[in-house]
The RNA shown here (Bacterial RNase P class A) has 377 nucleotides and comes from Candidatus Ozemobacter sibiricus. The organism belongs to Candidatus Ozemibacter, within Bacteria. Model confidence (mean pLDDT): 76 of 100. It matches the Rfam family "Bacterial RNase P class A". Gene Ontology terms of the family: tRNA processing, dimeric ribonuclease P complex and ribonuclease P activity. It is annotated as a ribozyme.
RNA sequence: CAGAGCGGUCGGUCGGUCGCGCCCUUCUUCUCAAAAGGGAGGGUGAGGAAAGUCCGGGCUCCGCAGGGCAGGGCGCUGGGUAAUACCCAGGCUUCGGGGGAGGAAUCCCCCGGGGACGGAAAGUGCAACAGAAAAUACACCGCCGAUGGUCCUCACGGACUCAGGUAAGGGUGAAAUGGUGCGGUAAGAGCGCACCGGCCUUCCGGUGACGGAAGGGCCUGGAAAACCCCGCCCGGAGCAAGACCUAACAGGGGAAUGGAGUGGCCCGCUCCUCGACCCCGGGUUGGUCGCUAGAGGUUGCGGGGAACCGCAAUCCCAGAUAGAUGACCGACGCCCCGCCAGGGGUACAGAACCCGGCUUAUAGACCGCUCUGCCUU
Numbered sequence: 001c002a003g004a005g006c007g008g009u010c011g012g013u014c015g016g017u018c019g020c021g022c023c024c025u026u027c028u029u030c031u032c033a034a035a036a037g038g039g040a041g042g043g044u045g046a047g048g049a050a051a052g053u054c055c056g057g058g059c060u061c062c063g064c065a066g067g068g069c070a071g072g073g074c075g076c077u078g079g080g081u082a083a084u085a086c087c088c089a090g091g092c093u094u095c096g097g098g099g100g101a102g103g104a105a106u107c108c109c110c111c112g113g114g115g116a117c118g119g120a121a122a123g124u125g126c127a128a129c130a131g132a133a134a135a136u137a138c139a140c141c142g143c144c145g146a147u148g149g150u151c152c153u154c155a156c157g158g159a160c161u162c163a164g165g166u167a168a169g170g171g172u173g174a175a176a177u178g179g180u181g182c183g184g185u186a187a188g189a190g191c192g193c194a195c196c197g198g199c200c201u202u203c204c205g206g207u208g209a210c211g212g213a214a215g216g217g218c219c220u221g222g223a224a225a226a227c228c229c230c231g232c233c234c235g236g237a238g239c240a241a242g243a244c245c246u247a248a249c250a251g252g253g254g255a256a257u258g259g260a261g262u263g264g265c266c267c268g269c270u271c272c273u274c275g276a277c278c279c280c281g282g283g284u285u286g287g288u289c290g291c292u293a294g295a296g297g298u299u300g301c302g303g304g305g306a307a308c309c310g311c312a313a314u315c316c317c318a319g320a321u322a323g324a325u326g327a328c329c330g331a332c333g334c335c336c337c338g339c340c341a342g343g344g345g346u347a348c349a350g351a352a353c354c355c356g357g358c359u360u361a362u363a364g365a366c367c368g369c370u371c372u373g374c375c376u377u
Base pairs, nucleotide, nucleotide: 001373002372003371004370005369006368007367008366009365010364012332013331014330015329016328017327018326020045021044022043023042024041025040026039027038028037029036047348051359052358054357055356056355057354058353059238060237061236062235066267067266068265069264071234072233073232074231075230076090077089078088079087080086091117092115093114094113095112096111097110098109099108100107101106118229119228123227124226126222140170141169142166143165144164147163148162149160150159151158152157178196179195180194181193182192183191199216200215201214202213203212204211205210242289243288244287245286251280252279253278254277258272259271260270261269296315297314298313299312300311301310302309303308333346334345335344336343337342
């Protein structure tokens, strides 16, 4: 200098001319008053995702939200939070790079990225094709033929590979039933040994997931983002929730050991016996609140490895309701082309009760970490 990966911040500024919404103060018009209208002054007005509606809550309502079944959610450990499927840290595992030990298998350390991370010895099911064979799998090419058998030889011995033995070598595959090496054997094989991997037991360390050491045996596939098993958790509905004001109208029918009680079923409990419930029909489809002072922002200090917590100071930063937050002009900022003059471009995209997350989209600029390549010293 270039490239790749990961994380964070910003994502327009200033001036002018017009045009909007809300709040406060004041004046004015009408009016009994208020509300509405108009003038003046002041303040303020769309994001990092406002998006998706995928999670968690605040808040509101349901007469107890009791027990069980079904259903749903989560799934390594600890911490954070109002809470979470979120965040932080750690453990294990895996990938990339660098270094080291070893004969090899393999192991150790450092840095960076990923993990839908309980259980396959409760059961059922699955893995195309290829392959002998894909979970109790049993030999395709091979190797041996010591023992038994057949043939040759005086004998020694040789030949056959029939019986039988074998899974070390080769092949197929994503995966072939522990690995490397030495010995041993007729040829082999944990058959034996050494070193590793995994499993079991004991001890030590740690809050814990786990880690370390010793001993033992030579046994052991994948996948549960398949059904399932195990552990923990779960009332429901939602701002079109709900509360109030004004105005208007038209009621009729149904069931009887019946109906209602905010997902389904059962049990229990409570209430009602129509006024609730179910069916048909009519009226209002207007206004106010909810609706913005918060699990709030900013700054500083302290605690903590971090997420985050505490204290102090300071600030008020949309509240619309067919839905405002804009249009035009000029000058800058940034990017690209160009020798210059100059020209072109400037992303994704707009609140609707609020907050914390996750996911997706994004022109360009800046900062940090890791790795690779090249050049220079």